[in-house]
RNA sequence: GCGGGAUUAGUUAAACGGCCUAAUGCCACCCUUCCAAGGUGGAGACACGGGUUCGACUCCCGUAUCCCGCU
Repeated sequence: GCGGGAUUAGUUAAACGGCCUAAUGCCACCCUUCCAAGGUGGAGACACGGGUUCGACUCCCGUAUCCCGCU
RNA backbone atom coordinates (compact mmCIF):
# COMPACT_ATOMS: atom_id res chain seq x y z
P G A 1 -0.54 3.69 3.58
O5' G A 1 -0.87 2.80 2.28
C5' G A 1 -0.67 3.35 1.01
C4' G A 1 -0.68 2.25 0.00
C3' G A 1 -1.91 1.37 0.00
O3' G A 1 -2.99 1.92 -0.74
C1' G A 1 0.00 0.00 0.00
P C A 2 -4.47 1.64 -0.35
O5' C A 2 -4.67 0.11 -0.77
C5' C A 2 -4.60 -0.28 -2.13
C4' C A 2 -4.86 -1.76 -2.27
C3' C A 2 -6.11 -2.29 -1.58
O3' C A 2 -7.30 -2.05 -2.32
C1' C A 2 -4.30 -3.68 -1.08
P G A 3 -8.66 -1.86 -1.58
O5' G A 3 -9.01 -3.33 -1.07
C5' G A 3 -9.25 -4.37 -2.03
C4' G A 3 -9.41 -5.70 -1.35
C3' G A 3 -10.43 -5.78 -0.23
O3' G A 3 -11.77 -5.86 -0.69
C1' G A 3 -8.46 -6.84 0.46
P G A 4 -12.93 -5.26 0.16
O5' G A 4 -13.06 -6.30 1.36
C5' G A 4 -13.42 -7.65 1.09
C4' G A 4 -13.30 -8.50 2.32
C3' G A 4 -14.09 -8.04 3.55
O3' G A 4 -15.46 -8.35 3.48
C1' G A 4 -11.91 -8.64 4.20
P G A 5 -16.52 -7.41 4.16
O5' G A 5 -16.32 -7.75 5.71
C5' G A 5 -16.58 -9.04 6.20
C4' G A 5 -16.15 -9.19 7.64
C3' G A 5 -16.77 -8.22 8.63
O3' G A 5 -18.08 -8.58 9.03
C1' G A 5 -14.44 -8.35 9.02
P A A 6 -19.12 -7.44 9.39
O5' A A 6 -18.60 -6.96 10.81
C5' A A 6 -18.60 -7.85 11.91
C4' A A 6 -17.92 -7.23 13.12
C3' A A 6 -18.51 -5.91 13.62
O3' A A 6 -19.63 -6.12 14.46
C1' A A 6 -16.17 -5.71 13.49
P U A 7 -20.77 -5.00 14.52
O5' U A 7 -20.07 -3.79 15.30
C5' U A 7 -19.55 -4.03 16.63
C4' U A 7 -18.86 -2.78 17.15
C3' U A 7 -19.76 -1.59 17.40
O3' U A 7 -19.39 -0.92 18.60
C1' U A 7 -18.03 -0.97 15.94
P U A 8 -20.22 -1.19 19.89
O5' U A 8 -21.73 -0.97 19.44
C5' U A 8 -22.23 0.35 19.15
C4' U A 8 -23.70 0.42 19.46
C3' U A 8 -24.09 0.00 20.87
O3' U A 8 -23.91 1.05 21.80
C1' U A 8 -25.53 -1.05 19.31
P A A 9 -23.20 0.70 23.19
O5' A A 9 -24.41 0.62 24.25
C5' A A 9 -24.15 0.66 25.63
C4' A A 9 -25.03 1.70 26.29
C3' A A 9 -24.90 1.76 27.81
O3' A A 9 -25.05 3.11 28.23
C1' A A 9 -27.11 1.19 27.23
P G A 10 -23.69 4.03 28.19
O5' G A 10 -22.85 3.32 29.38
C5' G A 10 -21.56 3.86 29.74
C4' G A 10 -20.88 2.89 30.68
C3' G A 10 -20.58 1.52 30.10
O3' G A 10 -19.38 1.51 29.36
C1' G A 10 -21.62 1.25 32.20
P U A 11 -19.22 0.58 28.02
O5' U A 11 -19.28 -0.90 28.61
C5' U A 11 -18.20 -1.42 29.37
C4' U A 11 -18.49 -2.85 29.80
C3' U A 11 -18.85 -3.80 28.68
O3' U A 11 -17.71 -4.31 28.02
C1' U A 11 -20.41 -4.04 30.43
P U A 12 -17.86 -4.83 26.46
O5' U A 12 -18.81 -6.10 26.59
C5' U A 12 -18.36 -7.28 27.22
C4' U A 12 -19.42 -8.37 27.19
C3' U A 12 -19.97 -8.70 25.82
O3' U A 12 -19.12 -9.57 25.08
C1' U A 12 -21.75 -8.49 27.36
P A A 13 -19.18 -9.50 23.44
O5' A A 13 -20.72 -9.33 23.13
C5' A A 13 -21.29 -9.91 21.96
C4' A A 13 -22.62 -10.53 22.30
C3' A A 13 -23.69 -10.37 21.22
O3' A A 13 -23.56 -11.31 20.17
C1' A A 13 -24.60 -9.83 23.32
P A A 14 -23.98 -10.89 18.67
O5' A A 14 -25.57 -10.79 18.74
C5' A A 14 -26.32 -11.93 19.00
C4' A A 14 -27.80 -11.67 19.06
C3' A A 14 -28.44 -11.11 17.80
O3' A A 14 -28.65 -12.10 16.82
C1' A A 14 -29.31 -10.04 19.72
P A A 15 -28.50 -11.70 15.24
O5' A A 15 -29.80 -10.79 14.99
C5' A A 15 -31.09 -11.33 15.15
C4' A A 15 -32.13 -10.26 15.11
C3' A A 15 -32.09 -9.37 13.86
O3' A A 15 -32.79 -9.95 12.79
C1' A A 15 -32.20 -8.02 15.79
P C A 16 -32.20 -9.86 11.28
O5' C A 16 -33.03 -8.65 10.66
C5' C A 16 -34.45 -8.62 10.74
C4' C A 16 -34.95 -7.21 10.84
C3' C A 16 -34.46 -6.28 9.73
O3' C A 16 -35.23 -6.38 8.56
C1' C A 16 -34.17 -5.24 11.83
P G A 17 -34.78 -5.73 7.17
O5' G A 17 -34.94 -4.17 7.51
C5' G A 17 -34.81 -3.18 6.51
C4' G A 17 -35.34 -1.89 7.02
C3' G A 17 -36.86 -1.79 7.03
O3' G A 17 -37.26 -0.93 8.08
C1' G A 17 -35.98 -0.09 5.69
P G A 18 -38.09 -1.59 9.30
O5' G A 18 -38.99 -0.39 9.85
C5' G A 18 -38.38 0.67 10.62
C4' G A 18 -39.41 1.71 11.03
C3' G A 18 -40.57 1.17 11.85
O3' G A 18 -41.04 2.23 12.70
C1' G A 18 -41.37 1.97 9.78
P C A 19 -40.08 2.71 13.92
O5' C A 19 -41.11 2.91 15.14
C5' C A 19 -40.92 3.98 16.06
C4' C A 19 -40.71 3.49 17.47
C3' C A 19 -39.39 2.72 17.66
O3' C A 19 -38.87 3.01 18.97
C1' C A 19 -41.18 1.34 18.26
P C A 20 -37.52 2.27 19.49
O5' C A 20 -36.77 1.28 18.48
C5' C A 20 -37.20 -0.03 18.27
C4' C A 20 -36.19 -1.04 18.76
C3' C A 20 -35.98 -1.10 20.27
O3' C A 20 -37.03 -1.84 20.93
C1' C A 20 -33.88 -1.20 19.18
P U A 21 -37.13 -1.94 22.51
O5' U A 21 -36.62 -3.42 22.76
C5' U A 21 -37.43 -4.53 22.44
C4' U A 21 -36.72 -5.84 22.77
C3' U A 21 -36.13 -5.94 24.17
O3' U A 21 -37.08 -6.24 25.17
C1' U A 21 -34.55 -6.69 22.58
P A A 22 -36.76 -5.85 26.69
O5' A A 22 -35.60 -6.88 27.11
C5' A A 22 -35.89 -8.25 27.26
C4' A A 22 -34.64 -9.09 27.29
C3' A A 22 -33.78 -8.98 28.54
O3' A A 22 -34.30 -9.70 29.63
C1' A A 22 -32.40 -8.99 26.62
P A A 23 -33.96 -9.23 31.13
O5' A A 23 -32.47 -9.76 31.37
C5' A A 23 -32.20 -11.14 31.29
C4' A A 23 -30.70 -11.38 31.34
C3' A A 23 -29.97 -10.71 32.48
O3' A A 23 -30.04 -11.46 33.68
C1' A A 23 -28.81 -10.28 30.46
P U A 24 -30.26 -10.70 35.07
O5' U A 24 -28.87 -9.95 35.30
C5' U A 24 -27.68 -10.69 35.48
C4' U A 24 -26.46 -9.80 35.32
C3' U A 24 -26.43 -8.55 36.19
O3' U A 24 -26.01 -8.80 37.54
C1' U A 24 -25.85 -7.98 33.97
P G A 25 -26.62 -7.86 38.65
O5' G A 25 -25.98 -6.44 38.41
C5' G A 25 -24.59 -6.22 38.59
C4' G A 25 -24.17 -4.86 38.09
C3' G A 25 -24.88 -3.67 38.72
O3' G A 25 -24.34 -3.32 39.99
C1' G A 25 -24.83 -3.41 36.39
P C A 26 -25.30 -2.76 41.08
O5' C A 26 -25.84 -1.37 40.49
C5' C A 26 -24.93 -0.29 40.28
C4' C A 26 -25.67 0.95 39.83
C3' C A 26 -26.88 1.34 40.67
O3' C A 26 -26.51 2.08 41.83
C1' C A 26 -27.45 1.41 38.38
P C A 27 -27.41 1.91 43.13
O5' C A 27 -28.76 2.66 42.76
C5' C A 27 -28.77 4.06 42.52
C4' C A 27 -30.18 4.54 42.24
C3' C A 27 -31.27 4.05 43.19
O3' C A 27 -31.33 4.78 44.41
C1' C A 27 -31.98 3.78 40.96
P A A 28 -31.86 4.03 45.73
O5' A A 28 -33.43 3.89 45.52
C5' A A 28 -34.23 5.05 45.40
C4' A A 28 -35.66 4.69 45.04
C3' A A 28 -36.32 3.64 45.91
O3' A A 28 -36.80 4.16 47.14
C1' A A 28 -36.72 3.13 43.65
P C A 29 -36.85 3.17 48.42
O5' C A 29 -38.08 2.20 48.12
C5' C A 29 -39.39 2.73 48.02
C4' C A 29 -40.36 1.71 47.44
C3' C A 29 -40.50 0.41 48.22
O3' C A 29 -41.34 0.53 49.35
C1' C A 29 -40.25 -0.08 45.92
P C A 30 -41.14 -0.46 50.59
O5' C A 30 -41.61 -1.90 50.04
C5' C A 30 -42.95 -2.13 49.67
C4' C A 30 -43.13 -3.53 49.10
C3' C A 30 -42.71 -4.67 50.02
O3' C A 30 -43.71 -4.96 50.99
C1' C A 30 -41.87 -5.05 47.84
P C A 31 -43.26 -5.46 52.40
O5' C A 31 -42.55 -6.86 52.13
C5' C A 31 -43.30 -7.98 51.67
C4' C A 31 -42.39 -9.16 51.43
C3' C A 31 -41.49 -9.55 52.59
O3' C A 31 -42.18 -10.38 53.53
C1' C A 31 -40.21 -9.47 50.60
P U A 32 -42.11 -10.03 55.08
O5' U A 32 -40.59 -10.38 55.43
C5' U A 32 -40.13 -11.72 55.35
C4' U A 32 -38.64 -11.77 55.58
C3' U A 32 -38.15 -11.05 56.83
O3' U A 32 -38.32 -11.84 57.99
C1' U A 32 -36.78 -10.48 54.98
P U A 33 -39.06 -11.20 59.23
O5' U A 33 -38.11 -9.97 59.62
C5' U A 33 -38.57 -8.97 60.51
C4' U A 33 -37.40 -8.26 61.18
C3' U A 33 -36.26 -7.92 60.25
O3' U A 33 -36.49 -6.66 59.60
C1' U A 33 -35.41 -9.00 62.18
P C A 34 -36.02 -6.53 58.03
O5' C A 34 -34.44 -6.53 58.10
C5' C A 34 -33.74 -5.44 58.69
C4' C A 34 -32.26 -5.69 58.67
C3' C A 34 -31.66 -6.10 57.33
O3' C A 34 -31.43 -4.98 56.48
C1' C A 34 -30.85 -7.53 59.00
P C A 35 -31.59 -5.20 54.86
O5' C A 35 -30.33 -6.10 54.49
C5' C A 35 -29.03 -5.61 54.65
C4' C A 35 -28.00 -6.69 54.39
C3' C A 35 -28.10 -7.40 53.06
O3' C A 35 -27.56 -6.65 51.99
C1' C A 35 -27.79 -8.99 54.76
P A A 36 -28.22 -6.81 50.50
O5' A A 36 -27.93 -8.32 50.11
C5' A A 36 -26.61 -8.76 49.85
C4' A A 36 -26.56 -10.26 49.69
C3' A A 36 -27.42 -10.86 48.58
O3' A A 36 -26.84 -10.76 47.30
C1' A A 36 -27.74 -12.07 50.57
P A A 37 -27.78 -10.46 46.04
O5' A A 37 -28.77 -11.70 45.94
C5' A A 37 -28.29 -12.99 45.61
C4' A A 37 -29.36 -14.04 45.80
C3' A A 37 -30.64 -13.83 45.04
O3' A A 37 -30.54 -14.27 43.69
C1' A A 37 -31.18 -14.29 47.27
P G A 38 -31.28 -13.43 42.53
O5' G A 38 -32.83 -13.51 42.88
C5' G A 38 -33.51 -14.77 42.86
C4' G A 38 -34.92 -14.63 43.36
C3' G A 38 -35.78 -13.60 42.66
O3' G A 38 -36.31 -14.06 41.42
C1' G A 38 -36.02 -13.36 44.99
P G A 39 -36.54 -13.06 40.20
O5' G A 39 -37.83 -12.24 40.65
C5' G A 39 -39.08 -12.91 40.86
C4' G A 39 -40.12 -11.95 41.36
C3' G A 39 -40.31 -10.68 40.55
O3' G A 39 -41.11 -10.87 39.39
C1' G A 39 -40.17 -10.12 42.83
P U A 40 -40.86 -10.02 38.06
O5' U A 40 -41.43 -8.60 38.44
C5' U A 40 -42.81 -8.44 38.76
C4' U A 40 -43.10 -7.02 39.19
C3' U A 40 -42.60 -5.93 38.26
O3' U A 40 -43.42 -5.72 37.12
C1' U A 40 -42.07 -5.37 40.48
P G A 41 -42.73 -5.22 35.75
O5' G A 41 -42.40 -3.69 36.03
C5' G A 41 -43.44 -2.76 36.22
C4' G A 41 -42.92 -1.46 36.83
C3' G A 41 -41.93 -0.69 35.98
O3' G A 41 -42.54 0.07 34.94
C1' G A 41 -41.16 -0.79 38.20
P G A 42 -41.71 0.43 33.61
O5' G A 42 -40.63 1.47 34.12
C5' G A 42 -41.04 2.73 34.62
C4' G A 42 -39.86 3.53 35.10
C3' G A 42 -38.78 3.79 34.08
O3' G A 42 -39.10 4.87 33.22
C1' G A 42 -37.80 3.11 36.11
P A A 43 -38.46 4.88 31.73
O5' A A 43 -36.98 5.45 31.96
C5' A A 43 -36.81 6.74 32.50
C4' A A 43 -35.34 6.98 32.82
C3' A A 43 -34.38 6.72 31.66
O3' A A 43 -34.29 7.82 30.78
C1' A A 43 -33.57 5.69 33.62
P G A 44 -34.14 7.52 29.20
O5' G A 44 -32.70 6.85 29.08
C5' G A 44 -31.55 7.56 29.43
C4' G A 44 -30.34 6.66 29.52
C3' G A 44 -30.05 5.85 28.27
O3' G A 44 -29.33 6.62 27.30
C1' G A 44 -29.96 4.44 30.15
P A A 45 -29.98 6.76 25.81
O5' A A 45 -29.07 5.82 24.89
C5' A A 45 -27.69 6.06 24.77
C4' A A 45 -27.02 4.99 23.96
C3' A A 45 -27.42 4.93 22.49
O3' A A 45 -26.72 5.89 21.72
C1' A A 45 -27.44 2.76 23.42
P C A 46 -27.34 6.43 20.33
O5' C A 46 -27.35 5.15 19.41
C5' C A 46 -26.51 5.05 18.24
C4' C A 46 -26.03 3.63 18.05
C3' C A 46 -25.48 3.33 16.67
O3' C A 46 -24.39 2.41 16.78
C1' C A 46 -27.30 1.91 17.09
P A A 47 -23.17 2.42 15.74
O5' A A 47 -22.30 3.67 16.17
C5' A A 47 -21.76 3.76 17.52
C4' A A 47 -20.58 4.69 17.54
C3' A A 47 -20.70 5.92 16.66
O3' A A 47 -21.39 6.98 17.32
C1' A A 47 -18.62 4.86 16.27
P C A 48 -22.46 7.89 16.47
O5' C A 48 -21.50 8.85 15.64
C5' C A 48 -20.56 9.68 16.28
C4' C A 48 -19.69 10.40 15.28
C3' C A 48 -20.41 11.01 14.10
O3' C A 48 -20.99 12.27 14.38
C1' C A 48 -18.56 9.81 13.33
P G A 49 -22.32 12.73 13.57
O5' G A 49 -21.77 13.08 12.12
C5' G A 49 -20.75 14.04 11.96
C4' G A 49 -20.35 14.17 10.51
C3' G A 49 -21.50 14.23 9.53
O3' G A 49 -22.10 15.51 9.47
C1' G A 49 -19.86 12.75 8.73
P G A 50 -23.52 15.70 8.65
O5' G A 50 -23.08 15.62 7.13
C5' G A 50 -24.01 15.32 6.13
C4' G A 50 -23.31 14.88 4.86
C3' G A 50 -24.25 14.26 3.84
O3' G A 50 -24.90 15.25 3.06
C1' G A 50 -22.44 12.83 4.16
P G A 51 -26.49 15.15 2.90
O5' G A 51 -26.66 14.02 1.80
C5' G A 51 -25.98 14.11 0.55
C4' G A 51 -25.97 12.80 -0.16
C3' G A 51 -27.33 12.17 -0.42
O3' G A 51 -27.99 12.74 -1.54
C1' G A 51 -25.84 10.53 0.38
P U A 52 -29.59 12.77 -1.61
O5' U A 52 -29.99 11.23 -1.82
C5' U A 52 -29.63 10.55 -3.01
C4' U A 52 -30.13 9.12 -2.97
C3' U A 52 -31.60 8.96 -2.61
O3' U A 52 -32.43 9.14 -3.75
C1' U A 52 -30.30 7.46 -1.33
P U A 53 -33.74 10.05 -3.63
O5' U A 53 -34.69 9.20 -2.67
C5' U A 53 -35.09 7.88 -3.03
C4' U A 53 -35.70 7.17 -1.86
C3' U A 53 -36.80 7.93 -1.14
O3' U A 53 -38.05 7.85 -1.82
C1' U A 53 -35.33 6.98 0.45
P C A 54 -38.88 9.21 -2.09
O5' C A 54 -39.38 9.60 -0.62
C5' C A 54 -40.07 10.83 -0.41
C4' C A 54 -40.69 10.83 0.98
C3' C A 54 -39.81 10.33 2.10
O3' C A 54 -38.91 11.33 2.58
C1' C A 54 -41.90 9.28 2.25
P G A 55 -37.40 10.94 2.84
O5' G A 55 -37.50 9.96 4.09
C5' G A 55 -37.93 10.45 5.34
C4' G A 55 -38.18 9.31 6.30
C3' G A 55 -36.99 8.40 6.60
O3' G A 55 -36.12 8.96 7.57
C1' G A 55 -38.89 7.08 6.16
P A A 56 -34.56 8.86 7.33
O5' A A 56 -34.24 7.29 7.47
C5' A A 56 -34.57 6.60 8.66
C4' A A 56 -33.47 5.64 9.07
C3' A A 56 -32.11 6.30 9.36
O3' A A 56 -31.44 5.56 10.37
C1' A A 56 -31.87 4.79 7.57
P C A 57 -31.27 6.23 11.78
O5' C A 57 -30.37 5.19 12.58
C5' C A 57 -28.96 5.25 12.55
C4' C A 57 -28.37 3.89 12.62
C3' C A 57 -28.50 3.05 11.36
O3' C A 57 -27.47 3.33 10.42
C1' C A 57 -29.13 1.76 13.24
P U A 58 -27.72 3.16 8.82
O5' U A 58 -28.18 1.63 8.69
C5' U A 58 -27.24 0.59 8.85
C4' U A 58 -27.88 -0.78 8.72
C3' U A 58 -28.31 -1.13 7.30
O3' U A 58 -28.05 -2.49 7.03
C1' U A 58 -30.19 -1.20 8.73
P C A 59 -26.86 -2.85 5.99
O5' C A 59 -27.25 -2.08 4.64
C5' C A 59 -27.96 -2.73 3.60
C4' C A 59 -28.04 -1.86 2.35
C3' C A 59 -26.77 -1.08 2.01
O3' C A 59 -25.83 -1.87 1.31
C1' C A 59 -28.61 0.37 1.89
P C A 60 -24.24 -1.61 1.48
O5' C A 60 -24.02 -0.27 0.68
C5' C A 60 -24.19 -0.21 -0.72
C4' C A 60 -23.87 1.17 -1.26
C3' C A 60 -22.56 1.78 -0.78
O3' C A 60 -21.45 1.32 -1.52
C1' C A 60 -24.28 3.36 -0.54
P C A 61 -19.99 1.24 -0.85
O5' C A 61 -19.55 2.76 -0.72
C5' C A 61 -19.33 3.55 -1.87
C4' C A 61 -18.99 4.98 -1.51
C3' C A 61 -17.88 5.16 -0.47
O3' C A 61 -16.58 5.02 -1.01
C1' C A 61 -19.70 6.57 0.06
P G A 62 -15.42 4.41 -0.13
O5' G A 62 -15.06 5.61 0.86
C5' G A 62 -14.53 6.83 0.35
C4' G A 62 -14.59 7.94 1.37
C3' G A 62 -13.82 7.69 2.67
O3' G A 62 -12.43 7.93 2.53
C1' G A 62 -15.96 8.55 3.16
P U A 63 -11.38 7.16 3.46
O5' U A 63 -11.63 7.78 4.91
C5' U A 63 -11.33 9.14 5.14
C4' U A 63 -11.72 9.53 6.56
C3' U A 63 -11.13 8.68 7.67
O3' U A 63 -9.79 9.01 7.97
C1' U A 63 -13.43 9.02 8.07
P A A 64 -8.78 7.87 8.52
O5' A A 64 -9.32 7.63 10.00
C5' A A 64 -9.30 8.67 10.95
C4' A A 64 -9.93 8.21 12.25
C3' A A 64 -9.41 6.90 12.81
O3' A A 64 -8.20 7.04 13.50
C1' A A 64 -11.77 6.91 12.88
P U A 65 -7.11 5.87 13.44
O5' U A 65 -7.66 4.78 14.45
C5' U A 65 -7.87 5.11 15.82
C4' U A 65 -8.63 4.03 16.53
C3' U A 65 -8.13 2.62 16.34
O3' U A 65 -7.02 2.31 17.15
C1' U A 65 -10.46 2.65 16.05
P C A 66 -5.94 1.23 16.64
O5' C A 66 -6.69 -0.16 16.79
C5' C A 66 -7.08 -0.63 18.06
C4' C A 66 -7.97 -1.85 17.95
C3' C A 66 -7.42 -3.01 17.14
O3' C A 66 -6.48 -3.80 17.86
C1' C A 66 -9.66 -2.62 16.51
P C A 67 -5.33 -4.61 17.04
O5' C A 67 -6.13 -5.78 16.35
C5' C A 67 -6.79 -6.76 17.12
C4' C A 67 -7.56 -7.74 16.25
C3' C A 67 -6.77 -8.37 15.12
O3' C A 67 -5.96 -9.45 15.54
C1' C A 67 -8.87 -7.64 14.31
P C A 68 -4.64 -9.84 14.67
O5' C A 68 -5.23 -10.49 13.33
C5' C A 68 -5.95 -11.69 13.38
C4' C A 68 -6.46 -12.09 12.02
C3' C A 68 -5.44 -12.13 10.90
O3' C A 68 -4.63 -13.29 10.93
C1' C A 68 -7.36 -11.04 10.14
P G A 69 -3.11 -13.23 10.35
O5' G A 69 -3.29 -13.15 8.77
C5' G A 69 -3.85 -14.23 8.05
C4' G A 69 -4.20 -13.86 6.63
C3' G A 69 -3.06 -13.38 5.76
O3' G A 69 -2.26 -14.44 5.25
C1' G A 69 -4.89 -11.94 5.48
P C A 70 -0.70 -14.19 4.87
O5' C A 70 -0.74 -13.26 3.57
C5' C A 70 -1.28 -13.77 2.36
C4' C A 70 -1.35 -12.69 1.30
C3' C A 70 -0.03 -12.02 0.96
O3' C A 70 0.76 -12.78 0.07
C1' C A 70 -1.71 -10.39 1.22
P U A 71 2.38 -12.70 0.14
O5' U A 71 2.67 -11.20 -0.32
C5' U A 71 2.42 -10.78 -1.66
C4' U A 71 2.63 -9.29 -1.81
C3' U A 71 4.02 -8.79 -1.40
O3' U A 71 4.99 -8.99 -2.42
C1' U A 71 2.35 -7.39 -0.49
Annotation: Transfer RNA from Candidatus Roizmanbacteria bacterium RIFCSPLOWO2_01_FULL_39_19, 71 nucleotides, folded computationally. Its Rfam family is "tRNA". It was read from a public genome assembly.